[in-house]
RNA sequence: GAUUUAUAAAGAAGGGUGGAGAGACUGGCUCUGUGAAACCCUAGCAACCUGGUGGCAAUUGCCAAGGUGCUAAUUCCUGAUUCCGUCAAAUAUUGUCGGAAGUAUAUAAAUU
Repeated sequence: GAUUUAUAAAGAAGGGUGGAGAGACUGGCUCUGUGAAACCCUAGCAACCUGGUGGCAAUUGCCAAGGUGCUAAUUCCUGAUUCCGUCAAAUAUUGUCGGAAGUAUAUAAAUU
């Protein structure tokens, strides 16, 4: 890097170095010299893997926190396409708005 599965409306920040960008990408919108990214330290959140324990069992309960992850905004909102509803033209269809699926992305675990 690729594939598969699961999750993504909850939760959790201070300091040091640094010195202008950041929020994946598009369009928005937002954060940022009252200090961006990145790195380091400390603290915290969560509970995927892991360990313990309960249960006949389950897509199962509880405890811990070793490996990851995370700590502005719902994955910040949005998205090719399909379906449902809605409204307006007009019934061939096109467009508005809302929802679902889906795509994309992120993280975990497994395989490669």

SAM riboswitch aptamer (S box leader) from a Bacteroidia bacterium, 112 nucleotides, folded computationally. The model forms 97% of the base pairs in the Rfam consensus. The organism belongs to Bacteroidia, within Bacteria.